Context: one part of a larger RNA
């Protein structure tokens, strides 16, 4: 001199743009962070109509005063409307989001390999999608329990669930060709053995028809393959601190043979066989690791906080279950500590998501708006959900840019400080005069961020028996903004509201007086200060930098 996720004193007007729990991986009230499909299913609440309905209510109208007749009002039933709250089933919850505790390791970087894998949603092809069956939730009704939660009988759907057919393929097996760096890999034959599936929704001319549809046709599913793309799993060469005051480590340990197990190779497990393997090994201590950041001319050092990629965690241990994927953050079990709640018998929880709290701390923000915008999930689509994200807010944290006024104005003015008392300096500063209007203020107007998807309508091509229906393109039209009446633009009015902080012995730009008397105190190094202190304090003046200026702490 640079920088920083900074902190502390002083001081503080405005905007853009970025950043903001670095300590206790301490403990957490409260909300909300994953849901979504009715085009898989059965069932269906409030609400509204219609009919019916009653020893109900009840305004009037009449009345021979007993009564009659009665709009409407309401409890019940039946039907349509409607689709709310649960439930089956389907995808998703494994992504988005937080943190850096552990880890010194194939974790991470970089380069390559898998002839030793898997791949849900996509995309391309080829082929199927027949024909059956028992269940069971909600629900009715019984019961248990403070609760959390349950138990037992009934009826009942489905793209849940299980059996059968077929087998284009696929597996397995036998012969044979062909290829390869090794274990091997690819292919065609054969007859054998194993193996599948599930329906929804629209639209229609003829024909049948049990009047439901059957048939034809679109989409949307579904099965099985082969391939592709994403993703992801092992394996390898190389590179990743510090300490020898750690010098020896190892016994599934090292190799083989056989078995199991995983997709998938291996001590990955297991039996038995042999005795190997390793050397900066073992062991300590610190650390997520990269792209990048910061310094430096550059070599280097020095760090890894926003943002990107990986990795590794979810109160602490361990464990597996569904699933294409987890050993799963707001799932499941078991054990611990913790905190609640309990009728004391048993039960609930997990902010290293987002606000926000308590505590520790030098120290780090709103219990805010919105799904309109990118994006994701779900759904055929309307759409729905998203503390991802989009905004807005507080914080001079930081960089950046604007502004606190401009030009005139000497009798060098009062006042302040020095002073040789003559003056000199603050200083055109200030007063006075003219003129400007940025940003704050007020008032009027007033974008773009919106493309899409969507509905209609018109053409145009596909599909089809089809001018239907659908799918696709074009073109008009409706219609969508949290930010927010925001940027921006115009008026308006007036210098009005907007300057401080540090330093002045040298290094280092910037001096003089008062107070103090080695005291009080300064100080980054030299060093100042005991009666003339340009080095303490205070004032005047003067310099730096300026909405900042200082000090501190870390880095080069």
């Nucleotide at each position: 001199g640079a920088a920083c996720g900074a902190a502390c004193g002083c001081u503080g007007g405005c905007g853009g743009c970025g950043u903001g729990g670095a300590u206790u991986a301490g403990g957490c009230a409260u909300g909300c962070a994953a849901g979504u499909c009715g085009a898989a299913c059965g069932a269906g609440a409030a609400u509204u109509c219609a009919u019916u309905g009653a020893u109900u209510c009840a305004a009037g109208u009449u009345u021979u005063c007993g009564g009659a007749c009665g709009a409407g009002a309401u409890a019940g039933a039946u039907g349509a409307u409607g689709g709310a709250a649960a439930g089956u089933g389907g995808c998703g919850a494994a992504a988005g989001g937080g943190u850096g505790a552990g880890u010194a390791a194939c974790g991470c970087g970089u380069g390559g390999g898998c002839a030793a894998u898997c791949u849900g949603c996509c995309c391309u092809a080829a082929a199927g999608u027949u024909g059956g069956g028992g269940a069971u939730a909600g629900c009715u009704u019984c019961u248990g329990g403070a609760a959390a939660c349950g138990g037992g009988a009934g009826a009942u759907a489905a793209u849940a669930c299980c059996g059968a057919a077929u087998g284009u393929g696929g597996u397995c097996g036998u012969a044979c060709c062909u290829c390869g760096c090794a274990u091997g890999g690819g292919g065609u034959a054969c007859c054998g053995u194993c193996u599948a599936a599930a329906g929804g929704u629209g639209g229609g001319g003829a024909u049948c028809u049990u009047c439901g549809g059957a048939c034809c046709u679109g989409c949307c599913g579904c099965u099985u393959u082969a391939g592709g793309a994403u993703g992801a799993g092992c394996c390898c060469g190389c590179g990743u601190c510090c300490c020898a005051u750690c010098a020896g480590c190892u016994u599934g340990u090292u190799g083989g043979u056989a078995g199991g197990g995983u997709a998938a190779c291996g001590g990955c497990c297991u039996a038995c066989c042999a005795a190997g393997g390793c050397u900066u090994a073992c062991g300590g201590g610190u650390a997520g690791c990269u792209g990048g950041u910061c310094u430096g001319a550059g070599a280097g050092g020095a760090u890894g906080g926003u943002c990107a990629g990986c990795c590794a965690c979810a109160c602490u241990g361990g464990g597996a279950c569904u699933g294409a994927g987890a050993c799963a953050c707001u799932g499941c079990c078991c054990a611990g500590a913790c905190u609640c709640c309990u009728a004391c018998g048993g039960g609930a929880g997990g902010c290293u998501g987002c606000a926000g709290u308590c505590g520790a701390g030098a120290a780090u923000c709103a219990u805010u708006c919105g799904c309109a915008a990118u994006g994701c999930g779900c759904g055929a689509a309307a759409g729905c959900g998203u503390g991802a994200c989009g905004a807005u807010g507080c914080g001079a944290c930081g960089c950046c840019g604007c502004g606190u006024g401009c030009a005139g104005g000497a009798u060098g003015a009062c006042g302040g400080c020095c002073u040789u008392c003559g003056g000199g300096u603050u200083g055109u500063a200030a007063a006075c005069u003219g003129c400007u209007g940025u940003c704050a203020g007020a008032a009027g107007g007033g974008a773009g961020u919106a493309a899409u998807g969507u509905u209609c309508g018109c053409g145009g091509g596909g599909c089809u028996a089809a001018u239907a229906c659908c799918c696709u393109c074009g073109c008009g039209a409706a219609g969508u903004g949290a930010u927010a009446g925001u940027a921006c633009c115009u008026u308006c009015a007036g210098a009005g509201g907007a300057a401080g902080c540090c330093a002045c012995g040298g290094c280092u730009a910037a001096c003089u007086c008062u107070g103090u008397g080695c005291c009080a105190g300064c100080a980054g190094c030299c060093g100042c200060g005991g009666u003339a202190a340009u080095a303490c304090a205070g004032a005047g003046g003067u310099g730096g930098c300026g909405a900042g200026c200082g000090u501190u702490g870390u880095u080069c």